[in-house]
RNA sequence: CUGCGCGGUCGGGCAACCGCUGGGCACACUCGUUCGCGAGUGAGUCGAGAGGAAAGUCCGGUCUUCAUAGGGCAGCAUGCCGGCUAACGGCCGGGGGUGUGCGCUCAAAAGUGCACGCUACGGAAAGUGCCACAGAAAAUAUACCGCUUGCCGUUCGCGGCAGGUAAGGGUGAAAAGGUGCGGUAAGAGCGCACCGCGGUCUGAGUAAUCAGGCUGGCAGGGCAAACCCCAUGUGAAGCAAGACCAAAUAGGGGAGGAGGAGUGGCCCGCUCCGUUACCACUUCCGGGUAGGUCGCUUGAGCCUCUCAGCGAUGGGAGGCCUAGACGAAUGGUUGCCAUCCGCUUACUUGGGUUAACGCCUUGGUUAGCGGGUACAGAAACCGGCUUACAGAUCGCGCAGGUCU
RNA sequence: GGGCGCGUAGCUCAAUUGGCAGAGCAAAUGACUCUUAAUCAUUAGGUUGUAGGUUCGAUUCCUACCGCGCUCACCA
Numbered sequence: 001c002u003g004c005g006c007g008g009u010c011g012g013g014c015a016a017c018c019g020c021u022g023g024g025c026a027c028a029c030u031c032g033u034u035c036g037c038g039a040g041u042g043a044g045u046c047g048a049g050a051g052g053a054a055a056g057u058c059c060g061g062u063c064u065u066c067a068u069a070g071g072g073c074a075g076c077a078u079g080c081c082g083g084c085u086a087a088c089g090g091c092c093g094g095g096g097g098u099g100u101g102c103g104c105u106c107a108a109a110a111g112u113g114c115a116c117g118c119u120a121c122g123g124a125a126a127g128u129g130c131c132a133c134a135g136a137a138a139a140u141a142u143a144c145c146g147c148u149u150g151c152c153g154u155u156c157g158c159g160g161c162a163g164g165u166a167a168g169g170g171u172g173a174a175a176a177g178g179u180g181c182g183g184u185a186a187g188a189g190c191g192c193a194c195c196g197c198g199g200u201c202u203g204a205g206u207a208a209u210c211a212g213g214c215u216g217g218c219a220g221g222g223c224a225a226a227c228c229c230c231a232u233g234u235g236a237a238g239c240a241a242g243a244c245c246a247a248a249u250a251g252g253g254g255a256g257g258a259g260g261a262g263u264g265g266c267c268c269g270c271u272c273c274g275u276u277a278c279c280a281c282u283u284c285c286g287g288g289u290a291g292g293u294c295g296c297u298u299g300a301g302c303c304u305c306u307c308a309g310c311g312a313u314g315g316g317a318g319g320c321c322u323a324g325a326c327g328a329a330u331g332g333u334u335g336c337c338a339u340c341c342g343c344u345u346a347c348u349u350g351g352g353u354u355a356a357c358g359c360c361u362u363g364g365u366u367a368g369c370g371g372g373u374a375c376a377g378a379a380a381c382c383g384g385c386u387u388a389c390a391g392a393u394c395g396c397g398c399a400g401g402u403c404u
Numbered sequence: 405g406g407g408c409g410c411g412u413a414g415c416u417c418a419a420u421u422g423g424c425a426g427a428g429c430a431a432a433u434g435a436c437u438c439u440u441a442a443u444c445a446u447u448a449g450g451u452u453g454u455a456g457g458u459u460c461g462a463u464u465c466c467u468a469c470c471g472c473g474c475u476c477a478c479c480a
Stems, first nucleotide, its partner, number of pairs: 001400010012337007020049002023046003027042006051375001055386002058384005063238004075234005080094005095121001096119010122229002127227002129223003144169002146165008177195006196218001197216008242294004252285005262278005301320008338373007346365003350361004405479002407474005414429004423460001431447005453469005
């Protein structure tokens, strides 16, 4: 210097003009007034105004309403160990497993060290279930080919019967510990060494786990992102939650009800009078709709320094206030700069071709012109995760090249 | 803003303890017919929305995305 990987930061800048949203200040007008002021409108001025993901809504919380004696079941979620945190399925550190690259043990297999990545990683010896096809056999083991013992037959090639075996072949994703030596009729943990596995003891570690010793010939393969078991957690809904003020109209309730037209009841053989209820009307109250106000942005807050810790994170000191809309603001134009792409001009490095001029081509520099500037966009708020993203920049690691 | 549901052939739908993805209509070809329709026979057509994971094996189980719908009768 180039390439790759991992992690972090930023994510166009400056100026002018014209707008938009909400806030402070002072002014004018209108309305109300308990004369203190309050509300609304208008124009002026001052300062503020999207993100790392505001997104998906996948987890966890704050907050609000409803429910709720206590306990259990069901459902749902999580699941190696320790720590951080308000909490989490998040993060940090560690362990085990696994993959890739490089190195080592003579090659291969296998093992091991380093670096980087991944890891939904409790229990398969509680129970149930599944393992298609192929294969002898898919979990109570079993025998197609093969190997082999005895007996019989034989055309001397072999065949039949009764056993032994699981080494080899073959099937499969997976075959009942693996490799080697001994052993045997052939074989076999049958015996032995190493590896793996189970049990137990000791040591290290908070623990997961690791190391070592002794011992057992080895017992029950996989699947729990199948049902399930164990442990832990979990009330439900969500700011369109919810609280307050409250118009018109139509219902509901209370009080009054002058007057008399009407209807029903009491009375009654019938009528009048009387009385009562309804109703017209007046007034008050309550629920609640439209509408409005609050919830609403000072908070697990941000910046700098410092201390503790490997780290996530926590403590201390100082400073700061940083959008709150609701038919939903945060924008537009111009100039300069930054950056990318294309075309043209000039210079130049290397290569090809030519006798040469010249032409073609890779790269770089200068100048001019034109075009572009990612993903996206708050809606109660916060901590995470996931996904999208042009370009710039920093750190670490690995590989290669050049120079000293 | 919040909360739910769905995605399989051109269309409408099936596919269960995970084991060769099917049906009807539509399409193409042939037969019948003077021709068409109807009918009969045959055939083609699938990244099961995308990507990853678990598993020997995934339409099915898990995770993350993408698209669509619930049109105010999902919630004021």